[in-house]
RNA sequence: GCGGAGGGCCGGACGGCCGCUUGUGGAGACAUGAGAGGAAAGUCCGGACUCACCAAAGCACCGGUGCCGGGUAACGCCCGGGCAGGGCAACCUGACGGAAAGCGCCACAGAAAACAGACCGCCCGUUCGUUCGCGUUCGGGACAGGGUGAAAAGGUGGGGUAAGAGCCCACCGGGGGGCUGGCAACAGCGCCCGCAUGGCAAGCCCCACCGGGGAGCAAUGCCGAAUAGGGAUCACGCGCACCUUCGGGUGCAGGGCCGCUUUGGCCUUGGUGAUCCGGGUUGGCAGCUAGAGCCGCGUGGCAACGCGCGGUCCAGAGGAAUGGUCGUCUGAGGGCCGGGAAACCGGCCCAAGAACAGAAUCCGGCUUACAGGCCCUCCGCGCAA
Numbered sequence: 001g002c003g004g005a006g007g008g009c010c011g012g013a014c015g016g017c018c019g020c021u022u023g024u025g026g027a028g029a030c031a032u033g034a035g036a037g038g039a040a041a042g043u044c045c046g047g048a049c050u051c052a053c054c055a056a057a058g059c060a061c062c063g064g065u066g067c068c069g070g071g072u073a074a075c076g077c078c079c080g081g082g083c084a085g086g087g088c089a090a091c092c093u094g095a096c097g098g099a100a101a102g103c104g105c106c107a108c109a110g111a112a113a114a115c116a117g118a119c120c121g122c123c124c125g126u127u128c129g130u131u132c133g134c135g136u137u138c139g140g141g142a143c144a145g146g147g148u149g150a151a152a153a154g155g156u157g158g159g160g161u162a163a164g165a166g167c168c169c170a171c172c173g174g175g176g177g178g179c180u181g182g183c184a185a186c187a188g189c190g191c192c193c194g195c196a197u198g199g200c201a202a203g204c205c206c207c208a209c210c211g212g213g214g215a216g217c218a219a220u221g222c223c224g225a226a227u228a229g230g231g232a233u234c235a236c237g238c239g240c241a242c243c244u245u246c247g248g249g250u251g252c253a254g255g256g257c258c259g260c261u262u263u264g265g266c267c268u269u270g271g272u273g274a275u276c277c278g279g280g281u282u283g284g285c286a287g288c289u290a291g292a293g294c295c296g297c298g299u300g301g302c303a304a305c306g307c308g309c310g311g312u313c314c315a316g317a318g319g320a321a322u323g324g325u326c327g328u329c330u331g332a333g334g335g336c337c338g339g340g341a342a343a344c345c346g347g348c349c350c351a352a353g354a355a356c357a358g359a360a361u362c363c364g365g366c367u368u369a370c371a372g373g374c375c376c377u378c379c380g381c382g383c384a385a
Base pairs, nucleotide, nucleotide: 001381002380003379004378005377006376007375008374009373010372012329013328014327015326016325017324018323020035021034022033023032024031025030037356041367042366044365045364046363047362048361049216050215051214053212062211063210064209065208066207067081068080069079070078071077082096083094084093085092086091097206098205102204103203104200105199106198119146120145122141123140124139125138128135129134154172155171156170157169158168159167173195174193175192176191178189179188180187181186220286221285222284223283230277231276232275233274234273235272236271239252240251241250242249243248253269254268255267256266257265258264293312294311295310296309297308298307299306300305330354333350334349335348336347337346338345339344
């Protein structure tokens, strides 16, 4: 110098004027302070909080998670490690438990797809023919070669054989058991076994662990006007008739309720006025921002993170404030001129509704979007000393 890998940060700046929401002070006028994000987004996980339901626990069912260890309030998140794959490397990626518990499936092609299998070719015997090379019929051997497929029942080489084959041998792979290291996942090293059981668990299933289910701040709690409507008590002329010791009782009628109907049973009585009670709409208040908070230092840990001390208060709107405008600057981008073969270099001018996007109960994550710029560490190649 060129190319690449990992991580962090900023994401317009300053000022004037006019507004909006809100804290504090003030009787008021007013003064003064604060006022969107790294994702406020998607609403995908995990919680806090609230309500009604079920509510003991356990089992069963259902749902979720899935290499190992750690962190955390918790997680499907994070950190560290293992293994596998990719890259020369820095580094990146992984839905990564179990297929000798069982069931199921394996398209097309192919002879055969899991109780393996004989299409071509190979070998042996045999029938017929023969130009004596072989062709052909039937029976058998064999799975080494061809061909099909995502996958063909260990791989390569040698020996062996009629041809072949773990049939035998060497190496690689695999299985079993042991020792060593490690908390573990796992790794390393001997020994034994010619090899005995292909893939899919993102089909069911098995194993381990976790989980009360539902709705969500428009949850939920409190205060509650006018009008209308509900209930209770009292007063009056109290549905009608009769009786009464004036408390009430009986009958009839109307209305309501009870089991499907009838019989039946129970409750109740129109209107006006007054007082009281409860529900509830508009509305108001709370929930609502001091919290698994933020910053700094120390300390333990490889790290995620924990602990201790000190400092600090950092939006709370409620159909929803956080805005508008002007000036100066930064300059994404664009244009012009000059040099040059080009890459590019130098000068001047214009200048962005400045990238993605905007709180709505609050936290921890994940994912997605993001013009442009800055910083740190590391890897490879080239050149110079």
Source information
This is a predicted structure of a 385-nucleotide RNA (Bacterial RNase P class A) from Antarctobacter heliothermus. The model forms 95% of the base pairs in the Rfam consensus. Rfam family: Bacterial RNase P class A. It is annotated as a ribozyme. From the family's description: Ribonuclease P (RNase P) is a ubiquitous endoribonuclease, found in archaea, bacteria and eukarya as well as chloroplasts and mitochondria. Taxonomically the source falls in Antarctobacter (Bacteria, Pseudomonadati, Pseudomonadota, Roseobacteraceae). The coordinates come from a structure-prediction model, not an experiment, and the mean pLDDT is 76.